This is a predicted structure of a 334-nucleotide part of an RNA (large-subunit ribosomal RNA, domain IV) from Treponema saccharophilum. The full RNA is in RNAcentral, with records from ENA. Model confidence (mean pLDDT): 84 of 100. The source organism's lineage runs through Bacteria, Spirochaetia, Treponematales, Treponemataceae and Treponema.
[in-house]
Context: one part of a larger RNA
RNA sequence: AUCGCGUUAAGGAACUCGGCAAAAUGCACACGUAACUUCGGAAGAAGUGUGGCUCCGUUUGUUGAAGAUUGGAGCGGCAGAAAGCAGGCCCAGGCGACUGUUUACCAAAAACACAGCCAUCUGCGAAUCAGCAAUGAGACGUAUAGGUGGUGACGCCUGCCCGGUGCUGGAAGGUUAAGAGGAGCGGUUAGAGCAAUCGAAGCUGUGAAUCGAAGCCCCAGUAAACGGCGGCCGUAACUAUAACGGUCCUAAGGUAGCGAAAUUCCUUGGCGGGUAAGUUCCGCCCCGCACGAAUGGCGUAACGAUUCUGGGCACUGUCUCAACGCGAUACUCG
Numbered sequence: 001a002u003c004g005c006g007u008u009a010a011g012g013a014a015c016u017c018g019g020c021a022a023a024a025u026g027c028a029c030a031c032g033u034a035a036c037u038u039c040g041g042a043a044g045a046a047g048u049g050u051g052g053c054u055c056c057g058u059u060u061g062u063u064g065a066a067g068a069u070u071g072g073a074g075c076g077g078c079a080g081a082a083a084g085c086a087g088g089c090c091c092a093g094g095c096g097a098c099u100g101u102u103u104a105c106c107a108a109a110a111a112c113a114c115a116g117c118c119a120u121c122u123g124c125g126a127a128u129c130a131g132c133a134a135u136g137a138g139a140c141g142u143a144u145a146g147g148u149g150g151u152g153a154c155g156c157c158u159g160c161c162c163g164g165u166g167c168u169g170g171a172a173g174g175u176u177a178a179g180a181g182g183a184g185c186g187g188u189u190a191g192a193g194c195a196a197u198c199g200a201a202g203c204u205g206u207g208a209a210u211c212g213a214a215g216c217c218c219c220a221g222u223a224a225a226c227g228g229c230g231g232c233c234g235u236a237a238c239u240a241u242a243a244c245g246g247u248c249c250u251a252a253g254g255u256a257g258c259g260a261a262a263u264u265c266c267u268u269g270g271c272g273g274g275u276a277a278g279u280u281c282c283g284c285c286c287c288g289c290a291c292g293a294a295u296g297g298c299g300u301a302a303c304g305a306u307u308c309u310g311g312g313c314a315c316u317g318u319c320u321c322a323a324c325g326c327g328a329u330a331c332u333c334g
Base pairs, nucleotide, nucleotide: 001329002328003327004326005325006324007323008322010320011319014318019315027051028050029049030048031047036041038153052075053074054073055072056071057070059068060067088313089312090311091310092309093308094307095304096303100112101111116151117150118149119148120147121146122145128137129136130135154299155298156297157296159229160228161227164226165225166222167221168220169219170218173217174216175215179211180210184206185205186204187203188202191198192197230248231247232246233245234244257291258288269285270284271283272282273281
């Protein structure tokens, strides 16, 4: 000096990103126990008191005990003896309802899952999945079933847009493949011709019109499908503001609720609370850079490995500010 421990005057978070670490709480019995609440909880809430030994009784219990209930007296300075075992608590807010699950070896969480809700596919040789197939899973199930996707208890709710993309339905018209179809054109040559050349049938090459589905175009529906949900100008008898009006654009222009928020750039927004002093925190405001309704919105008792944020009580060597002691190591010599 480092590591592991122990004790500490006065103060008691002044330490620090942050009470990290440590200290403190801790058992049994009795009393007592708030807001809120889904009436179950919250709750061991909080908080308070008691606890030794000896003797004599009481009620109960047992085969006998142990144990439990209860009264009195005495002793003691105190004491649940020590060791061991052994909740810190309270107030407020965010997120996720909850118990669960996860990054084997830096993340346990507000991430995943979850009951519940919704949409969609599937009539059974089901849909879907594995396999070239046979076949198997689904299921020895049958729409109160099975598959897929989204949301995520519960409460109150879930607005407008179908123009684009997707899906479903439609089939009149346009477009459209193989195939069907064979007009026409070419090669070959019996023959004709003095020759140039022409040229039947057959064989052969090419091949127009015309007939050809689904799909696409087209017409509808559908947003708890993917998604989207405006701008400018003016206006009220102080001012300010604009219930109101005008105009442009759009498929439609954000409803309820919430809002400087896990979302707010400007920003430490403004006001209030808490502190002597508060970029955090809580309550309001709304000017929402850039919330918003199952990529769910807003609430919510209980719960959460202190999960995240702020405050308080208790407690302490975290600190003011360091000291001493115990053990181990480093270092030197052997």